[in-house]
RNA sequence: UACAGUCAAAGGCAAACCUGGCGAAAGCCAGCGGCGCAAAGCUAAAGGGCCUUCCCAACCGGGGUGGCAGCCAGCUGCAAGG
Numbered sequence: 001u002a003c004a005g006u007c008a009a010a011g012g013c014a015a016a017c018c019u020g021g022c023g024a025a026a027g028c029c030a031g032c033g034g035c036g037c038a039a040a041g042c043u044a045a046a047g048g049g050c051c052u053u054c055c056c057a058a059c060c061g062g063g064g065u066g067g068c069a070g071c072c073a074g075c076u077g078c079a080a081g082g
Stems, first nucleotide, its partner, number of pairs: 003082001012037002018031005035070001041075003047072002049068003053064004
C1' cells in the first nucleotide's frame, strides 16, 4: 500500500415502548431504553424505492409538498488479526 474486516481490547451509534416538545400528516428533537449495527458516519433537487399530503385524472397513472440514509445506492472512514 492492496485485500479483507470474522473472533481482541477500548470505545461508538441506538430500534420499539414510554414521557415531554414540534408538525396537518409522514416524521423530527430531547429524555428513557436497547432491538440491533463494522459504516446504524455523511449525502434526500439534479440515482432508484418507500411514506405523507395536495392538485389533475379517475382504468392505468402524472405532477407538486414535506419526510425516510436503520431499504438499496453514492462518498468517506477506525481497530486487533491475516

Overview
c-di-GMP-I riboswitch aptamer, 82 nucleotides, folded computationally. Its Rfam family is "c-di-GMP-I riboswitch aptamer". Rfam's curators write: GEMM was predicted in a large-scale screen for bacterial structured RNA regulatory elements. The prediction has a mean pLDDT of 77.